[in-house]
RNA sequence: CAUGCAGUCGAACGAACCGAGUCCUUCGGGGCUCAACAGAAACUGGCGCACGGGUGAGUAACGCGUGGGAAUUCACCCGAGGGUGGGGGAUAACCGCUGGAAACGGCGGCUAAUACCGCAUACGCCCUGCGGGGGAAAGAUUUAUCGCCCUGGGAGAAGCCCGCGUUGGAUUAGCUUGUUGGUGGGGUAAAGGCCCACCAAGGCGACGAUCCAUAGCUGGUCUGAGAGGAUGAUCAGCCACACUGGGACUGAGACACGGCCCAGACUCCUACGGGAGGCAGCAGUGGGGAAUAUUGGACAAUGGGCGAAAGCCUGAUCCAGCCAUGCCGCGUGAGUGAAGAAGGCCUUAGGGUUGUAAAGCUCUUUCGCCGGUGAAGAUAAUGACUGUAGCCGGAGAAGAAGCCCCGGCUAACUUCGUGCCAGCAGCCGCGGUAAUACGGAGGGGGCUAGCGUUGUUCGGAAUUACUGGGCGUAAAGCGCGCGUAGGCGGAUUGUUAAGUCGGGGGUGAAAUCCCGGGGCUCAACCCCGGAACUGCCUCCGAUACUGGCAAUCUUGAGGUCGAGAGAGGUGAGUGGAAUUCCGAGUGUAGAGGUGAAAUUCGUAGAUAUCUGAAGGAACACCAGUGGCGAAGGCGACUGUCUGGGCUGAUACUGACGCUGAGGUGCGAAAGCGUGGGGAGCAAACAGGAUUAGAUACCCUGGUAGUCCACGCCGUAAACGAUGAGUGCUAGUUGUUGGGGGGGUUACCUCUCAGUGACGUAGCUAACGCGUUAAGCACUCCGCCUGGGGAGUACGGUCGCAAGAUUAAAACUCAAAGGAAUUGACGGGGGCCCGCACAAGCGGUGGAGCAUGUGGUUUAAUUCGACGCAACGCGAAGAACCUUACCAGCCCUUGACAUGGGCGUCGCGGGAUCCAGAGACGGAUCCCUUCAGUUCGGCUGGACGCCACACAGGUGCUGCAUGGCUGUCGUCAGCUCGUGUCGUGAGAUGUUGGGUUAAGUCCCGCAACGAGCGCAACCCUCGUCUUCAGUUGCCAUCGGUUCGGCGGGCACUCUAGUGGGACCGCCGGUGACAAGCUGGAGGAAGGUGGGGAUGACGUCAAGUCAUCAUGGCCCUUACGGGCUGGGCUACACACGUGCUACAAUGGCGGUGACAGUGGGCAGCAACUCCGCGAGGGGUAGCUAAUCUCCAAAAACCGUCUCAGUUCGGAUUGUACUCUGCAACUCGAGUGCAUGAAGUUGGAAUCGCUAGUAAUCGUGGAUCAGCAUGCCACGGUGAAUACGUUCCCGGGCCUUGUACACACCGCCCGUCACACCAUGGGAGUUGGCUUUACCCGAAGAUGGUGCGCUAACCGCAAGGAAGCAGCCAGCCACGGUAA
Repeated sequence: CAUGCAGUCGAACGAACCGAGUCCUUCGGGGCUCAACAGAAACUGGCGCACGGGUGAGUAACGCGUGGGAAUUCACCCGAGGGUGGGGGAUAACCGCUGGAAACGGCGGCUAAUACCGCAUACGCCCUGCGGGGGAAAGAUUUAUCGCCCUGGGAGAAGCCCGCGUUGGAUUAGCUUGUUGGUGGGGUAAAGGCCCACCAAGGCGACGAUCCAUAGCUGGUCUGAGAGGAUGAUCAGCCACACUGGGACUGAGACACGGCCCAGACUCCUACGGGAGGCAGCAGUGGGGAAUAUUGGACAAUGGGCGAAAGCCUGAUCCAGCCAUGCCGCGUGAGUGAAGAAGGCCUUAGGGUUGUAAAGCUCUUUCGCCGGUGAAGAUAAUGACUGUAGCCGGAGAAGAAGCCCCGGCUAACUUCGUGCCAGCAGCCGCGGUAAUACGGAGGGGGCUAGCGUUGUUCGGAAUUACUGGGCGUAAAGCGCGCGUAGGCGGAUUGUUAAGUCGGGGGUGAAAUCCCGGGGCUCAACCCCGGAACUGCCUCCGAUACUGGCAAUCUUGAGGUCGAGAGAGGUGAGUGGAAUUCCGAGUGUAGAGGUGAAAUUCGUAGAUAUCUGAAGGAACACCAGUGGCGAAGGCGACUGUCUGGGCUGAUACUGACGCUGAGGUGCGAAAGCGUGGGGAGCAAACAGGAUUAGAUACCCUGGUAGUCCACGCCGUAAACGAUGAGUGCUAGUUGUUGGGGGGGUUACCUCUCAGUGACGUAGCUAACGCGUUAAGCACUCCGCCUGGGGAGUACGGUCGCAAGAUUAAAACUCAAAGGAAUUGACGGGGGCCCGCACAAGCGGUGGAGCAUGUGGUUUAAUUCGACGCAACGCGAAGAACCUUACCAGCCCUUGACAUGGGCGUCGCGGGAUCCAGAGACGGAUCCCUUCAGUUCGGCUGGACGCCACACAGGUGCUGCAUGGCUGUCGUCAGCUCGUGUCGUGAGAUGUUGGGUUAAGUCCCGCAACGAGCGCAACCCUCGUCUUCAGUUGCCAUCGGUUCGGCGGGCACUCUAGUGGGACCGCCGGUGACAAGCUGGAGGAAGGUGGGGAUGACGUCAAGUCAUCAUGGCCCUUACGGGCUGGGCUACACACGUGCUACAAUGGCGGUGACAGUGGGCAGCAACUCCGCGAGGGGUAGCUAAUCUCCAAAAACCGUCUCAGUUCGGAUUGUACUCUGCAACUCGAGUGCAUGAAGUUGGAAUCGCUAGUAAUCGUGGAUCAGCAUGCCACGGUGAAUACGUUCCCGGGCCUUGUACACACCGCCCGUCACACCAUGGGAGUUGGCUUUACCCGAAGAUGGUGCGCUAACCGCAAGGAAGCAGCCAGCCACGGUAA
């Protein structure tokens, strides 16, 4: 907001219409009569419409709740008393005329009443000046009866007043002029400033006035153990509202939801003149929205209005419809059923699970469906619901299951897909290739006609703490006094009875909640009874405690007298030391300053030194966890004025006390104002340094300021980060100021007040506190409630300013924080070690070459390794092969394994030929002719062919892995059991004192033990013994050129077994220890040298290319074969080496001296050839026998400082060897050539003794190839004061905002944006207030010369009234602020 749904009475009244009859008719109709109110529009009149129904805008209020009160009214209803007489004038309807589009009127005429108006009467009624005065009524009807008027009472209803309770904000602190009260009026039903006149100047407010914001209140509802918190749907009581604002009328009742008037906004109609309207009634529509129903039936019941009644009306109500919105009940089947079916999913491939689940078999029929019957709700009648509830019969497992979840909280797990994507998420957090966290599936869990999400409230939250918290360090004690209000307060007695306690009475509506019954089959739901409603009012009683009143007391507090301490304060005076400046003297070249310097001062005489004078500021020593003060603070000396405290005595006062919101005072430093003062110091500033820079640290200067007087500021880590007061609760030991007792005058002891340390009980999260409490209690004040934003913005107050004080929010984070623990780290500390530094020796970095890497290049330059701990590394040896790379050519069950079928019986080896780059293909010949047997191609074996499972992959992931390895580090550490300590993490042990190479050992100790590490046990070298002597050895004997002979095993040596070394002995030292130190002896001396041996762990260290392996990927190719090429490239850079640069050397010469190890596809003596590499012969040796094998440095001679007689690169040429093959791409030899290089910048490496350096030798790999690697011996040094520093490491301790652990964490500017907030020239809206203007409707007052039926009057006229006009009030509106 379209549309619909809203009175009754004919027994109050007049009267049309309709109906019947009859007459007339112009057939349109009209007249007359009748009957009964049967129906009934409109009108007059009565009653109702103020109930019922809706909504919550306003309202912080006597609005509501609760309990009281007095100055009131009431139609209808009930009881009682009394009355109801006699008159009058109008008017609507209606008729005529007329205006208007309409709504609606205007004029004239007729008429009735329970409509209206006088008169009479008045027990009671009202007013009164106490004389008196005033005021009613209605009839209807045949009767009965119903009405009407007055009075008082009741019931019920309403109005008014009061106590108490009733949201937030103080960044709202003052509000108020009809305001507060009085007197007198007016007004109302009624008290009252409700209104008016006059008088007074009051009233309210920190116990929160006023203002702002928000809100209907209550019974109750939700939650909670309760106290509380939140809320006010349905039901019930009250209030307010009815388009917005104002107003009255009528009436018993309204300032009236479906009445009126005015103003405004909006909508509609209009003939443009003017009109109409109000769903926050029931339905319904539009809009808004996440979202909320039918334009249904009936008055049958309950109730309401009218009526005498019948009855009518009733979207109240009773029902139905829609919605799983809530609560309750029920169903969707039950029993049996293992081949544990099929299918699905998983799988370790066996199985498991879905799962008795299904199917099958046997049953049942609630609900639903079909048919029949059929209530109660109703008393006589009347049933919308409704053929409803119920009952009976029938068919048939038939028609009937979903939603969420499965990482933890939290019940429930697997697989696939995806790959920080897609997505999930309440919090923590999942997802980057093996996701129980995403998505699908299987399985499982939960609830079930529902389930999950979202929002909201309470709970958990003791997280606003009344019950029931805190404030040293987590948030939190005002900087400190004085003191107002307030709060709290010593002892005794009496009184009172306010608080308090007991009992009675009234009230606390019903419903709800609870308990006991009852009714719907149960339940939800409903009915009955009880209890309860913890509250308020009132009466009686009690008097312990608190309070009030009265009286008393002395212990709290104060007073008086005496003694004594003190940097307490104030203003005045005085003093010396020092700095600086000034004058004079002496004196000469520097002074000053620093890590080092410079700026600076100084030959115009500084610094230094001496003397005199000036000025300002501060007061050395004493001086002390000493003193005083409320705190800030106070320090030379003297005296003035003055505050407080302590102690001793006391015969005074008599609770006078404590705390303290506001208030008020004091209040460091800096700063501000005015005026002084200014020596030193010193922000700002200047200069010099430092530095990458240095607006700093350092230096030279230097102004405010620092000082004084007066005035402001009012803050500090104003700290004990600890408010004030009182009482109680172990001690020990210092110190300051008093007092008492004792005393041998050293001191001892008791006590009061202060100030420290440690510590019991207790407290504390811990640290810690602990009679000076952070313990146990009481009183009062202040303050806190996650971090940031922010002690900020805005507003207020204060200030000259700086600023102070009070003090938010938006937004944002999932933490911020405390204490303690373990690590790690520190340009923290202590102790200690290491070729870590230092002391030395030799190198690298420069040159040439070798080799590895990066880079570049390439068809390919295969791959890996990247600080130490990759880079002569994997690789103990890339020409082919290796080989993984590239190009080309080939193969596809495959080069290799297992299984099936078929075929063959050989397979295999050798040789030759053809084509080809070869793989491969083709052909010929020769050798060879499998085993077992049940004699079956039966079995095994081999080969060929076929098909499929599969093979194969040096393809990816070392961040999915095993194994192995590197590294810290051969560093001395890493742990456990039990006990003890701690709330705990953890600690102790393992720390401490010594000592060691060592967590090695000793001592001590709430620890006692143990394990992995250390050490030792093992190997080797050095010494001895013993056993054994061949191939080894030879002293003695023989032989001899010669130990390859006889002989021997003494020695060397070989390789087995043992001994030896343990701080064992002595001295010193140390703690009577462990040990250290010196010595003796000894081959060896303090682990004798070397090796092997590598704790818990770290580095997501390295390796998928040794191997193994999960997952992924390829399958005529990412597999396999072959030829050729590449890994060997070359502007360049780096690492590791070799050779040098020369005389400690080169060259030449020379009969010196080792050790390890290797050798049959081998080592090769010896001999011959060759300048040589090497070649040709050929003994010996499977090795202490033979051989490689020559050792080289050494020694002698020569060269004489040169790019050389150094150096050897490069190149030419001629050769040698290996090998199928030396072009890309091997090694070696001869001759020739003869580059760079003259000792290497910054930087950097190794080494502590048989070591460095230097010299050669052997081996592995290997056909060949070594400057690399591994091993062997020869010659053989220098230096170590020492631990400050660099690096690495160990132990203890300390700090920490780090824990991915300092390669950590983290701060600010700048750039960009403008989400939020503040400011902003301004601009705009809302609310409120003030002043003024305007002033509708309306009631009131005045006027009323216009108008008027009732009454009076004979009349004129009067009384009374109406219109109109005026006035004040006032809504809307306007102007200004």
Predicted 3D model of a 1377-nucleotide RNA (small-subunit ribosomal RNA) from an uncultured prokaryote. It matches the Rfam family "Bacterial small subunit ribosomal RNA". Its mean pLDDT, the model's own confidence on a scale to 100, is 84.